The part of an RNA shown here (large-subunit ribosomal RNA, domain III) has 379 nucleotides and comes from Fusobacterium naviforme. Rfam family: Bacterial large subunit ribosomal RNA. Model confidence (mean pLDDT): 82 of 100. The organism belongs to Fusobacterium, within Bacteria.
Context: one part of a larger RNA
RNA sequence: GAGUAGCGAGAAUGAUGUGAGAAUCAUCAUGGCCGAAUAUCCAAGGAUUCCAGGGUAAAGCUGAUCUGCCCUGGGUAAGUCGGGACCUAAGGCAAGGACGAGAGUCGUAGUCGAUGGACAGCUGGUUCAGAUUCCAGCACCUGACAUGAUCAGAACUGUGGGGACACAGAGACGUAACCGGACCCGGGAGAGCAAAGACCGGGCCAAGCGAAGUAGGCGUGCGGAAGGCAAAUCCGCCGCACAAGCCGAAGGCGUUAAGGGGAGCGAAAUCAAGUAGCGAAGCCGGUGACCGUAACUGUCAAGAAAAGCCGCUAUUGUAUCAUGUCAGCCCGUACCGCAAACCGACACAGGUGGAUGAGGAGAGAAUCCUAAGGCCGGC
Numbered sequence: 001g002a003g004u005a006g007c008g009a010g011a012a013u014g015a016u017g018u019g020a021g022a023a024u025c026a027u028c029a030u031g032g033c034c035g036a037a038u039a040u041c042c043a044a045g046g047a048u049u050c051c052a053g054g055g056u057a058a059a060g061c062u063g064a065u066c067u068g069c070c071c072u073g074g075g076u077a078a079g080u081c082g083g084g085a086c087c088u089a090a091g092g093c094a095a096g097g098a099c100g101a102g103a104g105u106c107g108u109a110g111u112c113g114a115u116g117g118a119c120a121g122c123u124g125g126u127u128c129a130g131a132u133u134c135c136a137g138c139a140c141c142u143g144a145c146a147u148g149a150u151c152a153g154a155a156c157u158g159u160g161g162g163g164a165c166a167c168a169g170a171g172a173c174g175u176a177a178c179c180g181g182a183c184c185c186g187g188g189a190g191a192g193c194a195a196a197g198a199c200c201g202g203g204c205c206a207a208g209c210g211a212a213g214u215a216g217g218c219g220u221g222c223g224g225a226a227g228g229c230a231a232a233u234c235c236g237c238c239g240c241a242c243a244a245g246c247c248g249a250a251g252g253c254g255u256u257a258a259g260g261g262g263a264g265c266g267a268a269a270u271c272a273a274g275u276a277g278c279g280a281a282g283c284c285g286g287u288g289a290c291c292g293u294a295a296c297u298g299u300c301a302a303g304a305a306a307a308g309c310c311g312c313u314a315u316u317g318u319a320u321c322a323u324g325u326c327a328g329c330c331c332g333u334a335c336c337g338c339a340a341a342c343c344g345a346c347a348c349a350g351g352u353g354g355a356u357g358a359g360g361a362g363a364g365a366a367u368c369c370u371a372a373g374g375c376c377g378g379c
Stems, first nucleotide, its partner, number of pairs: 012030006031376004039356004045336002049334001050074006059067002079140002081332004086117002091112003097106003121138005141328010152318001158312004166299004172293003177287005183203005204260002208255003216247003219242006227235002264278002300303001342351002358370004
C1' cells in the first nucleotide's frame, strides 16, 4: 500500500438451556429451501474422518461453550453378501521352440487376468457407534462319519449337448409401485352410559417348502450306416411306423404365520419417556411400469469364450439315495461417497460410474408445487 480489496452462489426469526463469555453451540416453536435431489443404497478413491467423554493454543475466511480440529477411550463379527480356495475375454507372462552378436524380441503347450459366466439366506429385532455378519424365527448348500435301503455308479482325460448371447418394433401375461373406497379397524369419545359426518389416521410381511399345470417348449419308437481323430446305447445323418406323451416360466395360490410388524394406548422408577409394556383392522375396486417371464416380427453392421451342469462310451474297479450327527478356511465389512472426508495446492460455484426414484398438473425422469427424507450452506 491499507484497516483498502475481500470474507467463495442460497432465509431466517423467537424463546429456553449451557457457559467466564453466545447472531453462530444444544433444544423447542414458527418460517423457508431441495425433492430424477440438496433423498436413499453401491462402486472407485480416501484411510479412522465413525461413536462417547474431555478440551479450545493453532486450523475454521467473523465468533465459538462447536467441529471432518486436539487428547483419552471405544467401534467394523459372515458356510450363504463381495473377492479367493471355480471358469474364461481383451491383454500379460511363457517350459520346450524360432530369431538375434548380445541385451533381448516373438511365440506353442500352459499359466494368469473381470468390466463377463458359475455359485447355498430371507424377514424382523438390537448398539453411543456393526449387521443378509450379532440375536430371534424359519431356510438352504457342500463335505466327513454313522445307520439303513437300493443296483447300479463312475474321477482326470476324450466325445457330444448345453452354457450361448445383436439392435429395433409391436404386443401378451405378470409383478413392483401408486390411486380410490360410502367397506373394516382405531381416534375423535379424558371424569356415568351412549354418540354423528363425505372428519383424522391405519388398513401389511420374505426366503424356503408344497400342490396345481397356465403361457410356452420338446415329437416318440424301431431299424440302418462309411460322420463326431479310439469307442459309444450319446450327438449328427438316412429310412419306416405312430399321434399320444413328456417337460414346464414369471407369477399367483397354500403354508411358513397361534410368528413378525402395526395406527393407537401407555407406565413405574430415575440422572435417564412417548421409553418399557400392551396392541385393532388387515378387505374391495382401479391404474400400471423403462422391471420379470415366454414367445413374435423386422433389419444388417450378423451380434464372446471357458468352466460349472447334463449325456456317451473307453480305461480303472466301486458306488447311489435317504435319515441322523458333526464340520465349514483366508481377505473385505466403521465412516464419507455429486462431496467440507474422492480428483482439483484451499472446509474451492469445477469434475466424478451404477441402482432406487413417490403425489398433484403434464406426453415426459421437462417444469411448478409437495411426500418420505434432507437442509437453512461458516460472517